[in-house]
Context: one part of a larger RNA
RNA sequence: AACGAACGCUGGCGGCAUGCCUAACACAUGCAAGUCGAACGCAGUAGCAAUACUGAGUGGCGGACGGGUGAGGAACACGUGGGAACAUGCCGAAUGGUGGGGGAUAACUGCGGGAAACUGCAGCUAAUACCGCAUAAGCCCUGAGGGGGAAAGAUUUAUCGCCAUUCGAUUGGCCCGCGGCAGAUUAGGUAGUUGGUAGGGUAAAGGCCUACCAAGCCGAUGAUCUGUAACUGGUCUGAGAGGAUGACCAGUCACACUGGGACUGAGACACGGCCCAGACUCCUACGGGAGGCAGCAGUGGGGAAUAUUGGACUAUGGGGGAAACCCUGAUCCAGCAAUGCCGCGUGAGUGAAGAAGGCCUUCGGGUUGUAAAGCUCUUUUGCCUGUGACGAUGAUGACAGUAACAGGAGAAUAAGCCCCGGCUAACUCCGUGCCAGCAGCCGCGGUAAGACGGAGGGGGCUAGCGUUGUUC
Numbered sequence: 001a002a003c004g005a006a007c008g009c010u011g012g013c014g015g016c017a018u019g020c021c022u023a024a025c026a027c028a029u030g031c032a033a034g035u036c037g038a039a040c041g042c043a044g045u046a047g048c049a050a051u052a053c054u055g056a057g058u059g060g061c062g063g064a065c066g067g068g069u070g071a072g073g074a075a076c077a078c079g080u081g082g083g084a085a086c087a088u089g090c091c092g093a094a095u096g097g098u099g100g101g102g103g104a105u106a107a108c109u110g111c112g113g114g115a116a117a118c119u120g121c122a123g124c125u126a127a128u129a130c131c132g133c134a135u136a137a138g139c140c141c142u143g144a145g146g147g148g149g150a151a152a153g154a155u156u157u158a159u160c161g162c163c164a165u166u167c168g169a170u171u172g173g174c175c176c177g178c179g180g181c182a183g184a185u186u187a188g189g190u191a192g193u194u195g196g197u198a199g200g201g202u203a204a205a206g207g208c209c210u211a212c213c214a215a216g217c218c219g220a221u222g223a224u225c226u227g228u229a230a231c232u233g234g235u236c237u238g239a240g241a242g243g244a245u246g247a248c249c250a251g252u253c254a255c256a257c258u259g260g261g262a263c264u265g266a267g268a269c270a271c272g273g274c275c276c277a278g279a280c281u282c283c284u285a286c287g288g289g290a291g292g293c294a295g296c297a298g299u300g301g302g303g304a305a306u307a308u309u310g311g312a313c314u315a316u317g318g319g320g321g322a323a324a325c326c327c328u329g330a331u332c333c334a335g336c337a338a339u340g341c342c343g344c345g346u347g348a349g350u351g352a353a354g355a356a357g358g359c360c361u362u363c364g365g366g367u368u369g370u371a372a373a374g375c376u377c378u379u380u381u382g383c384c385u386g387u388g389a390c391g392a393u394g395a396u397g398a399c400a401g402u403a404a405c406a407g408g409a410g411a412a413u414a415a416g417c418c419c420c421g422g423c424u425a426a427c428u429c430c431g432u433g434c435c436a437g438c439a440g441c442c443g444c445g446g447u448a449a450g451a452c453g454g455a456g457g458g459g460g461c462u463a464g465c466g467u468u469g470u471u472c
Stems, first nucleotide, its partner, number of pairs: 001471003005468005012344006018337002020302001025300003029297003034061003039058002042055005068255003078179006086172002091168008099133001101131002108123006139148003153160003181227003188218003193215008230252004234245004257278005280291004308334001310333003316330001317328004347377004357368004383408005391399001416461005421442003427456005437444002
């Protein structure tokens, strides 16, 4: 000098930030991902009807983003600079196409099973759901002859879609050089190991995997092993070099009760999806089921220690939709905390009889001290009244009757903490008597203690001041 701090004493206001560093411990409750009727059938409600609305379901897109955490990981995980053998929904550009058929199924109805979760059989039905056929400019395979593969419609009739191919943009996957840690009281390590051939697999190169062949490969320039640790931009300190660190914000990675696995999909091996195993918790009619806050609040626990079970989609952004709009604990705000930084205030001027009181005293006085009182003013903050935003290009304001402005009353509502032996700014009296105690180091205290305790006085900082911890 610094801090995501804590503790003690104290505490007026505002702005802006920050706030579980410990148990990646366990979690009650609510919310955190839906949306589309301009893809589809059905049921219900209202209506005479046209039609409108609602509900569950099929279907589409989105749930791979956003949000959290740092357990693991010493690794191409990260940073930086390169590379070739790749993918890329939505978006932009371009070209070509969108023909003709079919069989189902949920919902629904009927009959059942089950405590529940849920589920069986039969029957009926639609689609932008599913499957053939046709066609193929371009595309893919090829032995160059040939072979293969597509589409979906909706409506307000003007659009939006759908299929194929190419280019782009964006994003991602993969490979490599270099860089950033401790231990040698870890010296040898390695059999898919190192390379080749052939094949498989993948979007894609590759021992990624398999078969066969060869015997390589790494290592004192520290392999292997052990320990520790998310990495970076940055942050703190320092004249710098360096040292320490990685809260908040931003980029990347990893994880989602523990371990494993795949499915779907453009994208996951998927926090609020599925399956299996395990631990734990809950329900049960004992047959069987349900769950996963390292999302936002909140609870218990741990701890020196860390906040509200708040408001709103107003702005920005995201998902769906043609749109209206819906959803959004992302976000924007509000609440709590002197946790930090910055700003302001607790009054200003005048006022000597140097009042009273306190303390000291050589008893003369000195000091507190212009300090107070008194007199004259001012009104920041706070209080009362009124007006009242920007943020919103046309509408829409949670914040908020907030900020700000105007008026009014009234010095009124507002000062503490540490220290005074030396280092180190600041001294006397009383009490105590190696006791009680102080202490960062040196050291004080055993009867005149400037070092303990109190008082008066003084010094320092100030809504803070000290102590402790940690780093430089």
Annotation
RNAcentral holds the full RNA, with entries from ENA, Greengenes and SILVA. Small-subunit ribosomal RNA, 5' domain from an uncultured bacterium, 472 nucleotides, folded computationally. Model confidence (mean pLDDT): 88 of 100. Its Rfam family is "Bacterial small subunit ribosomal RNA".